[in-house]
Context: one part of a larger RNA
RNA sequence: CUAGGCGUAAAGGGCACGUAGGAGGUGAAUCGGGUUGAAAGUGAAAGUCGCCAAAAAGUGGCGGAAUGCUCUCGAAACCAAUUCACUUGAGUGAGACAGAGGAGAGUGGAAUUUUGUGUGUAGGGGUGAAAUCCGUAAAUAUACAAAGGAACACCAAAACCGAAGGCAACUCUCUGGGUCCCUACCGACGCUGGGGUGCUAAAGCAUGGGGAGCAAACAGGAUUAGAUACCCUGGUAGUCCAUGCCGUAAACGAUGACUGUCCGCCCUUGGUCUACGCGGAUCAGGGGCACUGCUAACCCGUGAAACACUCCGCCUGGGGAGUACGGUCACAACAACGAAACUC
Repeated sequence: CUAGGCGUAAAGGGCACGUAGGAGGUGAAUCGGGUUGAAAGUGAAAGUCGCCAAAAAGUGGCGGAAUGCUCUCGAAACCAAUUCACUUGAGUGAGACAGAGGAGAGUGGAAUUUUGUGUGUAGGGGUGAAAUCCGUAAAUAUACAAAGGAACACCAAAACCGAAGGCAACUCUCUGGGUCCCUACCGACGCUGGGGUGCUAAAGCAUGGGGAGCAAACAGGAUUAGAUACCCUGGUAGUCCAUGCCGUAAACGAUGACUGUCCGCCCUUGGUCUACGCGGAUCAGGGGCACUGCUAACCCGUGAAACACUCCGCCUGGGGAGUACGGUCACAACAACGAAACUC
């Protein structure tokens, strides 16, 4: 390479948009490039295969094959092309609906901390037990007031929304997407997607703010044989905001995207129809069981890991190693691409 695979054994790209490419609904007509049938020509010689002479090898003669190409005459299902039409795929419109979807601005209460004033007096704090620590310069506690920053208890749910990352106090403004329903319009406009582009938790970086609590580093107290830890007292970056960068995660459903087919039951979110007392029907989601089936097993099971089509990504024994080298990217830290020797 082929082949077989990718939930857990190696293996699904973090997610989307989309270029090239690939593959792609239904009914007609035309065409005859691909395709396909027939016939003809050609396919030098040598070689190869067969036959004859001869036979040890060889040599000589004749014939076949040479899967190909060209030309002529046909066929028209399929692929391609052109034209016309269709509506079930896709989309647009009308009417409803749900939502922590996103961005900006403003507002609120509880709590921690600090400060001020009053009351009050000797302890407080912390732990397995202690100590460091705070406190007669009046702490802890308690009442009132003020400041400031961050996060939004209950509601809350297997709940909702979002492509993923993610998203939760309240109000306003701007804004993206979705579902249902009537079917009005359009008429294959669709799927996937190498490169490419955009978004992307936390940490980190740059500049300027902010800094209550928490807290890497660091310091001290304990524990211990030691204790560069776990526990305690402190505490700086950081966490927060604005702008720019980084581009990684067990970025997980460890399960790529789209579509179709397949016994059922229960709960739940949002619609529609019906019943209107429980219910029943049907779409689009979120969960729990389970038949056929699948799986090495565990399990999955109409939101498949079942049965199939299309397209992309990826794997090929362990270590060496996500290392070295090289170029690319980044302010840096790094990131992405990514071996071999050797060894078992």